């Protein structure tokens, strides 16, 4: 001195999942979920049913191939390329839905999911 592999921080990226506070604590903002009336809708309910997330659908014995939807580096839109297209929960029960009434606030990446064009803003200085 290079390259590889690890480890740690930063910037950052999926995500609702951050912020202050206090510490003997059942805390609080903020940003998310479900459950709940009249009116309305629906009345096919063991061939169950629903709920959270982009993740549901075809077609096949399989294995996988597409699709419908989803991510991509301040921000929004387009336009190429790359990448997801999972898994967990309630428990026979729930449409919508004012007051009300519960309940979360994790986890995982990482020089990669990267370029390109147009608005829109930001910041510094005279």
């Nucleotide at each position: 001195a290079u390259a590889a592999c690890g480890g740690u921080g930063a910037c950052g990226c999926c995500g609702a999942a951050u912020c202050c506070a206090g510490u003997u604590u059942c805390g609080g903002a903020g940003c998310g979920g479900g459950g709940g009336a009249c009116c309305c809708a629906a009345c096919u309910u063991u061939g169950g049913g629903g709920g959270c997330g982009a993740a549901u659908c075809g077609c096949g014995c399989a294995a996988g191939c597409g699709a419908a939807g989803g991510g991509u580096a301040g921000c929004u839109u387009u336009u190429g390329g790359c990448c997801c297209g999972a898994g967990c929960c309630c428990g026979u029960c729930a449409g919508c839905u004012a007051a009300c009434c519960c309940c979360g606030u994790a986890g995982g990446c990482u020089u990669a999911u990267c370029g390109a064009a147009a608005g829109a803003g930001g910041u510094u200085a005279c």

c-di-AMP riboswitch aptamer (ydaO/yuaA leader) from a Fimbriimonadaceae bacterium, 126 nucleotides, folded computationally. The source organism's lineage runs through Bacteria, Bacillati, Fimbriimonadia, Fimbriimonadales and Fimbriimonadaceae. The coordinates come from a structure-prediction model, not an experiment, and the mean pLDDT is 79. Rfam family: c-di-AMP riboswitch aptamer (ydaO/yuaA leader). Rfam describes the family as follows. This family represents a conserved RNA structure found upstream of the ydaO and yuaA genes in Bacillus subtilis and related genes in other bacteria. The ydaO/yuaA element is thought to act as a genetic 'off' switch for the ydaO and yuaA genes in its native state. It is believed that the element may be triggered during osmotic shock leading to activation of ydaO, a predicted amino acid transporter gene, and members of the yuaA-yubG operon which code for KtrA and KtrB K+ transporters. The family has 106 seed sequences and 7,607 matches in Rfam 15.1.